[in-house]
């Protein structure tokens, strides 16, 4: 103090998928899929031209859990995980 790091708890999604390598764990390859680590774009608003209006154009602003799906993720476990709860208390 619209309360940093950081701790503790809760936490979803989407393949029992083919195939090679491996004693297994687990890698490699393709195909298919998922959104809640990151990333990336977009409204709204302003400015300035233009026009009679309605509007158009051209910068600036740029937000999400909304969109892309690079990244990362897709048996179980376990890592990981926006966010929410509670502790803390930087400057």
């Nucleotide at each position: 103090a619209u309360g940093a790091a950081c701790g503790c708890u809760g936490g979803a999604a989407a393949g029992u998928g083919a195939u090679c390598c491996g004693a297994a764990a687990g890698g490699g390859u393709c195909c298919g899929c998922c959104g809640a680590a990151g990333g990336a774009g977009c409204a709204a608003g302003g400015a300035a031209g233009g026009g009679g209006g309605a509007c158009c154009u051209u910068c600036c602003g740029g937000a999400a859990u909304c969109u892309c799906u690079c990244a990362g993720g897709c048996u179980c476990c376990a890592u990981g995980g926006a966010c929410a709860g509670c502790g803390g208390g930087g400057g």